[in-house]
RNA sequence: UUGGUGGAGUGUGAUGGUCGCGGUCCGUCGCGUUGGCGACGGGUCGAGGAAAGUCCGAGCUCCACAGGGCAGAUUGCCAGGUAACGCCUGGGCGCCGGAAGGCGACGGUAGGGCCACAGAAAACAAACCGCCCGAAGACGGGUAAGGGUGAAAAGGUGGGGUAAGAGCCCACCGCGCGGCUGGCAACAGCCGUGGCACGGUAACCCCCAAUCGGAGCAAGGCCAAAUAGGCGGCGAGGUUCGGCCCGGACCAUCUGAGCCGCGGGUAGGCCGCUCGAGGCGGCAGGCGACUGCCGUCCCAGAUAGAUGACCAUCCACCGCCUGUGCGGUGCACAGAACUCGGCUUACGGCUCCACCACCUCU
Numbered sequence: 001u002u003g004g005u006g007g008a009g010u011g012u013g014a015u016g017g018u019c020g021c022g023g024u025c026c027g028u029c030g031c032g033u034u035g036g037c038g039a040c041g042g043g044u045c046g047a048g049g050a051a052a053g054u055c056c057g058a059g060c061u062c063c064a065c066a067g068g069g070c071a072g073a074u075u076g077c078c079a080g081g082u083a084a085c086g087c088c089u090g091g092g093c094g095c096c097g098g099a100a101g102g103c104g105a106c107g108g109u110a111g112g113g114c115c116a117c118a119g120a121a122a123a124c125a126a127a128c129c130g131c132c133c134g135a136a137g138a139c140g141g142g143u144a145a146g147g148g149u150g151a152a153a154a155g156g157u158g159g160g161g162u163a164a165g166a167g168c169c170c171a172c173c174g175c176g177c178g179g180c181u182g183g184c185a186a187c188a189g190c191c192g193u194g195g196c197a198c199g200g201u202a203a204c205c206c207c208c209a210a211u212c213g214g215a216g217c218a219a220g221g222c223c224a225a226a227u228a229g230g231c232g233g234c235g236a237g238g239u240u241c242g243g244c245c246c247g248g249a250c251c252a253u254c255u256g257a258g259c260c261g262c263g264g265g266u267a268g269g270c271c272g273c274u275c276g277a278g279g280c281g282g283c284a285g286g287c288g289a290c291u292g293c294c295g296u297c298c299c300a301g302a303u304a305g306a307u308g309a310c311c312a313u314c315c316a317c318c319g320c321c322u323g324u325g326c327g328g329u330g331c332a333c334a335g336a337a338c339u340c341g342g343c344u345u346a347c348g349g350c351u352c353c354a355c356c357a358c359c360u361c362u
Base pairs, nucleotide, nucleotide: 002357003356004355005354006353007352008351009350010349013314014313015312016311017310018309019308021046022045023044024043025042026041027040028039029038030037031036048333052344053343055342056341057340058339059338060216061215062214063213072212073211074210075209076208077091078090079089080088081087092106093104094103095102096101107207108206111205112204113201114200115199128147129146130143131142132141133140134139155173156172157171158170159169160168174196175194176193177192178191179190180189181188182187220271221270222269223268230262231261232260233259234258237251238250239249240248241247278297279296280295281294282293283292284291285290315330316329317328318327319326320325
């Protein structure tokens, strides 16, 4: 330099100003006067790395719950981290890559099921072509080297052996079994032994081990109208026409009109609500995930939902022009709604770090 691998950061570019919106604090004024509400002024704070999908795990709240078991669901190499996890870190094994590195539902020879099509045969078994013997064909016998089918064909390579062949025999590799060594373990290495006898599939049943009650802030709690029911007490009149009286009409009279009180719920309001497994920095422990200690900071809480617009200067990029000028852009994905830890998905551009390979130069 080119190509590549792994990761980190940033994310309407920065600063200042003006106006506007939401939270909070202070002050003044007004209303109410028990909390409080409103206006104005000032201070201060005000979206994200994913706030998203709601896929896991928790906090918190309510409901349920003696103990044990069955059923069901989820997870599944080993060790560690964590409040917890299906997450993360380290390691083992397998596969891919020349390498950096990447990917992996990666427990189980107890038992059962399934393996389409093709093929002779798809699992304790088979012979289509072929090879060999019987001289040859037919036929009978031997064989599993070679061919063919298939995703997969009954250990592989080489040698011996044979009529031809074959773990039939031998060496190495692979596999099974046993032992030793290393490692917490997964596992690895070595030695001995068995000629080798039963392939694949457990994101099929099943077995084994571990974990698991349900619903979710519209959780849940408090205050509390109007109207209509409910309960209790008092209780014989009440309403209307009318200026008033008389009078009339309607309703009620113990199955209770009307009045008073109590209680539940609704509208509405308040709490939950944002200080938290919190951020940043330093030191210490650890390969690491992470943990401990110290210091420091307060960083949105709206409720139909605020977080916006403009101006100036600088910066970055692009275009024109070349007089260092003019013009444009600052764009992606997206947007809090109880809160955390993860995962996954979406994303314009820029910056940085580590590593691998080829070539060249020193």